RNA sequence: CGCCGAAUCCGCCGCGGUUCCGGGCGGCGGAUCGGGGGACCCGACCACGGGGCGAAUCGCGAUUUCGCGUAGCGCCAUUCCUUCGGCGCGAGCCCGCCAGCUAACCCCGUAGGCAAGAGAAGG
Numbered sequence: 001c002g003c004c005g006a007a008u009c010c011g012c013c014g015c016g017g018u019u020c021c022g023g024g025c026g027g028c029g030g031a032u033c034g035g036g037g038g039a040c041c042c043g044a045c046c047a048c049g050g051g052g053c054g055a056a057u058c059g060c061g062a063u064u065u066c067g068c069g070u071a072g073c074g075c076c077a078u079u080c081c082u083u084c085g086g087c088g089c090g091a092g093c094c095c096g097c098c099a100g101c102u103a104a105c106c107c108c109g110u111a112g113g114c115a116a117g118a119g120a121a122g123g
Base pairs, nucleotide, nucleotide: 002114003113004112008031009030010029011028012027013026014025015024033109034108035107036106037105042100049098050095051094052093053092058069059068060067061066072089073088074087075086076085080123081122082121083120084119
């Protein structure tokens, strides 16, 4: 400098440091972005519980957590769209018998993890 992701920015107070300032750590508040709950109307279901975040679903085979595919998703660096080409992912976690949509309204998050490379064409 850059990537995945909502995950960035600002202010106040305290700590310590310092000539002073900035940076740092902790707390609080706000903005931003993201997510959930929640009427009328509309819609839908009934056995097996059901549901949420996320691209991460589903099929076949194997039979011991593996393999081949797949819906879908990401990257190839000036930005966006499309096409071709190449390389990857296709997980995990949570709620706890409960939730369709949903105005008002209410609630929650604003993390974490990576890269050593860096194709082309049209608009």